[in-house]
RNA sequence: GCGCCUGUAGCUCAACGGAUAGAGCACCAGCCUCCGGAGCUGGUGGUGGCAGUUCGAUUCUGCCCGGGCGCG
Repeated sequence: GCGCCUGUAGCUCAACGGAUAGAGCACCAGCCUCCGGAGCUGGUGGUGGCAGUUCGAUUCUGCCCGGGCGCG
């Protein structure tokens, strides 16, 4: 340099182009407890960036950025 794959919450992962983007762990608060842990209940928090297609984009297209693999 070229090709392919990939990027969603602090971490690991979901989401036929259409409902308020969900789950587990973690974190915070409450209950419980002498205190903590465990357990129960609730909550905070996210689509890498810019354009394009579309009535509608996490999803499709292009470029850029980051990561991985292969080739040279």
Molecule: transfer RNA
Organism: Candidatus Omnitrophota bacterium